About this RNA
Model confidence (mean pLDDT): 80 of 100. Glycine riboswitch aptamer from an uncultured Alphaproteobacteria bacterium, 113 nucleotides, folded computationally. Of the family's consensus pairs, 82% are formed in the model. It matches the Rfam family "Glycine riboswitch aptamer". Gene Ontology term of the family: glycine biosynthetic process.
RNA sequence: AUGAACGCUGGAAAGAUCCUCCGAAGCUCGUGAGAGCGCAGGCGGACGCCGAAGGAGCAAGGACCGCCACAUUCGGCGGUCUGAAAUCUCUCAGGUCCAAGGACAGCGGGGGC
Numbered sequence: 001a002u003g004a005a006c007g008c009u010g011g012a013a014a015g016a017u018c019c020u021c022c023g024a025a026g027c028u029c030g031u032g033a034g035a036g037c038g039c040a041g042g043c044g045g046a047c048g049c050c051g052a053a054g055g056a057g058c059a060a061g062g063a064c065c066g067c068c069a070c071a072u073u074c075g076g077c078g079g080u081c082u083g084a085a086a087u088c089u090c091u092c093a094g095g096u097c098c099a100a101g102g103a104c105a106g107c108g109g110g111g112g113c
């Protein structure tokens, strides 16, 4: 067992934005000690953006309450609670060059915590 853990493969979206500071490389100045500039990168801040780690929300129906209607009726409207998921919605978290990560899919695996 409509197949756990795990392995392999594939796997989207959105600022390489702006600002302070630091800043190996490199460049400039200096007889020299040193000084200045400073890419990559890093901490912090600002505004924008993305949805596919994670997280959160909900549709039928049901219960109760209120109002209206009806009297052999089971109706209508509104409110509160409950209730089912997602690739929907939110955008807390996360992400926003590459890398990493990544819902999910395929193959393997055959019982993990």
Base pairs, nucleotide, nucleotide: 006108007107008106009105010104015047017046018045019044021042022041026037027036028035029034048096049095050094054092055090056089057088061082062081063080064079065078066077067076068075